[in-house]
Molecule: Bacterial RNase P class A
Organism: Gammaproteobacteria bacterium
């Protein structure tokens, strides 16, 4: 120069005018509200709604099943199914990335089709050997053949041929050492010829974990009627915020059909808080100091035009166009998606040149 990997940031800016919504102060008014001054006013995802919790609220939320959830080790965090670091397997040349990663000797299943056969295992070709020889019987599973998988892999010895039938290294189990909190490792010692495997994002089994509903929560004020009408059960019934049992409380409950009412205000933004710094830690992330207040609408605001600059494109050099992906609605951790154009650090491989 080319090519990859990991991590971070930007994603228009200043300036005028108009206009909108919240606060704060003052003034008038007062049911509400007008004015002036001043100050903020949509993200890195606000998205999707996949977890995880604050907060409200129902109430033995008390014990159980069913049901759900998660699945290597050790930490972070309020919590998680999230993060961090390792182990362990697998992909890359390599920086690095991925893992739904407890158990198949508790059972039950599932692998078409091909193939001699995929479990209560056999024997197509093939080699061997005998024999009544163009076939037959015995032996075998090294060689080929199917298939995604065929029942340890190299090599020597042995045998008719052959095979862990025997060694030797590998590999596999099991036991002890040694490291390391652990998961797990091992140029480490032994002992063992050890043989059908796969698969559980398959049913299943083991461990650990789980009240439910959800800001259309609830709370306060108004406001309105038809305390209409029928129908089951009735302390041996009903009801108690997924369902079923028990068990506690509670004492009336369910269902249809009809009539009214439905405005206001809290919730509502000061927080497990963002930024800085120093200090512990490999890290996730914690403690301390300092300063800071950073939207709160409710048919729904955060906008419009105007000039100039920026950037990137064309351009008859006058100028022109275009700037992603997109919009809070109780509120915070996280995952997952979506992003034109760009910038800045580390590592890594390769080609050239010095």
């Nucleotide at each position: 120069g080319a090519a990859g990997u990991c991590g971070g940031c930007c994603g228009g800016g200043c300036a005028a005018u108009c206009g909108c919504g919240c606060g704060a102060u003052a003034u008038u008014g007062u049911u509400a509200a007008a004015u002036a001054u001043c100050g903020g006013g949509a993200g890195g995802a606000a998205a999707g709604u996949c977890c995880g919790g604050g907060c409200u609220c129902c109430g033995c939320a008390g014990g159980g099943c069913a049901g759900g959830g998660u699945g290597c080790c050790a930490g972070a965090u309020a919590a998680c199914g999230u993060c961090u670091g390792g182990g362990a397997g697998g992909c890359g040349u390599a920086a690095g990335c991925c893992u739904a990663c407890g158990g198949c000797c508790a059972g039950u299943g599932c692998a078409g089709c091909a193939g001699a056969a995929a479990a209560u295992a056999u024997a197509c070709c093939g080699c061997c050997u005998g024999c009544u020889u163009u076939g037959c019987a015995g032996g075998u599973a090294a060689g080929g053949g199917u298939g995604a998988a065929a029942u340890g892999g190299u090599g020597c010895g042995g045998u008719a041929a052959g095979a862990g039938c025997g060694c030797a290294c590998c590999g596999c189990g099991c036991a002890a050492c040694a490291g390391g909190u652990a998961a797990c490792u091992g140029u480490u010692u032994g002992c063992g010829g050890c043989a059908g495997g796969g698969u559980a994002a398959a049913c299943c089994c083991c461990a650990c974990c789980c009240g439910g509903a959800g800001c259309a929560a609830g709370a306060u004020c108004a406001a309105a009627u038809a305390g209409g009408g029928g129908a089951a059960c009735a302390u041996u019934g009903g009801c108690u915020u997924g369902g079923c049992c028990c068990g506690a409380g509670c004492u009336g409950u369910u269902c249809c059909c009809g009539g009214g009412u439905a405005g206001a205000u809290c919730g509502c933004u000061u927080g497990a808080g963002g930024c800085a710094u120093a200090c512990g830690g490999u890290g996730a992330c914690g403690u301390a100091u300092u300063g800071u207040c950073c939207a709160g609408a409710u048919g729904a605001a955060u906008g419009a035009u105007u000039g100039c600059c920026a950037u990137g494109g064309c351009u008859u050099c006058g100028g022109c166009c275009a700037u992603a992906c997109a919009g809070a609605a109780c509120c915070c951790g996280g995952c997952u998606u979506a992003c034109a154009g760009g910038c800045c650090g580390a590592c890594u491989u390769c080609c050239u040149c010095g």